RNA sequence: GGCGUCGACCGGGUGAUCGCGAGACAGGUCCGCAAGGAUGUCUGCUCGAGGAAAGUCCGGGCUCCGCAGGGCGGGCCGCCAGGUAAUGCCUGGGCGUCGUGCAGUGGCGGGAUCGCUGCCCGGCGACGGAAAGUGCCACAGAAAACACACCGCCGAUGGCCGGCGUUCGCGCCGGAUCAGGCAAGGGUGAAAAGGUGCGGUAAGAGCGCACCGCGCCACCGGCAACGGUGGUGGCAGGGUAAACCCCGGCUGGAGCAAGGCCAAAUAAGCGGCGAGGGACGGCCCGUCCCGAUCAGGACGCCGCGGGUAGGCUGCUGGAGCGUGCAAGCGAUUGUACGCCGAGAGGAAUGAUCAUCCAUCGCGUUCGCGCGAUGACAGAACCCGGCUUACAGGUCGGCGCACAUC
Numbered sequence: 001g002g003c004g005u006c007g008a009c010c011g012g013g014u015g016a017u018c019g020c021g022a023g024a025c026a027g028g029u030c031c032g033c034a035a036g037g038a039u040g041u042c043u044g045c046u047c048g049a050g051g052a053a054a055g056u057c058c059g060g061g062c063u064c065c066g067c068a069g070g071g072c073g074g075g076c077c078g079c080c081a082g083g084u085a086a087u088g089c090c091u092g093g094g095c096g097u098c099g100u101g102c103a104g105u106g107g108c109g110g111g112a113u114c115g116c117u118g119c120c121c122g123g124c125g126a127c128g129g130a131a132a133g134u135g136c137c138a139c140a141g142a143a144a145a146c147a148c149a150c151c152g153c154c155g156a157u158g159g160c161c162g163g164c165g166u167u168c169g170c171g172c173c174g175g176a177u178c179a180g181g182c183a184a185g186g187g188u189g190a191a192a193a194g195g196u197g198c199g200g201u202a203a204g205a206g207c208g209c210a211c212c213g214c215g216c217c218a219c220c221g222g223c224a225a226c227g228g229u230g231g232u233g234g235c236a237g238g239g240u241a242a243a244c245c246c247c248g249g250c251u252g253g254a255g256c257a258a259g260g261c262c263a264a265a266u267a268a269g270c271g272g273c274g275a276g277g278g279a280c281g282g283c284c285c286g287u288c289c290c291g292a293u294c295a296g297g298a299c300g301c302c303g304c305g306g307g308u309a310g311g312c313u314g315c316u317g318g319a320g321c322g323u324g325c326a327a328g329c330g331a332u333u334g335u336a337c338g339c340c341g342a343g344a345g346g347a348a349u350g351a352u353c354a355u356c357c358a359u360c361g362c363g364u365u366c367g368c369g370c371g372a373u374g375a376c377a378g379a380a381c382c383c384g385g386c387u388u389a390c391a392g393g394u395c396g397g398c399g400c401a402c403a404u405c
Base pairs, nucleotide, nucleotide: 001402002400003399004398005397006396007395008394009393010392012356013355014354015353016352017351018350020048021047022046023045025044026043027042028039029038030037031036050376054387055386057385058384059383060382061381062255063254064253065252074251075250076249077248078247079093080092081091082090083089094127095125096124097123098122099121101119102118103117104116105115106114128246129245133244134243135240136239137238150186151185152182153181154180157179158178160175161174162173163172164171165170194212195211196210197209198208199207213235214233215232216231217230218229219228220227221226259313260312261311262310269304270303271302272301273300274299276290277289278288279287280286320339321338322337323336324335325334326333327332357374358373359372360371361370362369363368
């Protein structure tokens, strides 16, 4: 340098001009005696999407409502330990399974292939219980479970047929396979009552033995999951719990359209108030005439509380970010210093030009020139995760084989 795999990070850069949203830091202006306040429609200045802002799938903060205590029911979770505000997330470990590689091993030897065991590395696992109960298991197959017998194997045993012998009781040999024995081999399937080998047998079979596997017991190691060693039993047991169920644990509901404050118009509601008019006269006082006086309604005016439109708030300084040091295998935690990085509300975050970068196409006098393109996508109360989408690029760990030095 190559291939494979896993992980971390970046995700167009710089400058100019114009535009959009936000902010009272400086100046200006206005208000105020002052402290201070207002103004972004005065100017300068500063800030202005993401690693996923997405899906809204988990877990929290925050807010309101509900709530003596306990139980039933429902929902969710499920190897162990740790981390955390919390989690179904993360870290470490265990077990299982899959893949590459290496080593060992398997009938007399070699080769190929395959199986088994161990180890390294990597991927995946809703990973409690199927020796409590119930249900279900397509197709194929004899049988899908109180296991079974299609092809097949056997002829020891009982019976049958034939032959030979006979002391007439039966014995020996051969045959068929009626009863029967078997489950090794074949075949079906995702799955068929352990696997390999030797012995054994009529044929077979944990029937016996060795090793492996499994259950139980003891000891040892480990916080634990679990592992190791020894003994013991020939050996329980088909699968499915993302079927019901059982066991253990957790668990109120709704969400920023939460919630708080201010509050127009109109209509309904409640409360209160409302008797004067005309004539004489320039006007008031005054005089005269008419009407009302009690209750209710209507009408007019005023007020009230609730609430709609609308406005303000919640609103962004936080489980925050960066660096160093310390603890820890690690997730993470502690500490010191530094930093402030959107806050809109039908919703700003854009456009143009220059230049650089990357990719592609064309041309080329090989110097380069011209043109096009720039992934996925876009905040809406805020965080921690998971999942999904993503052009291109950078860095690192591990494994493998080859080449070169």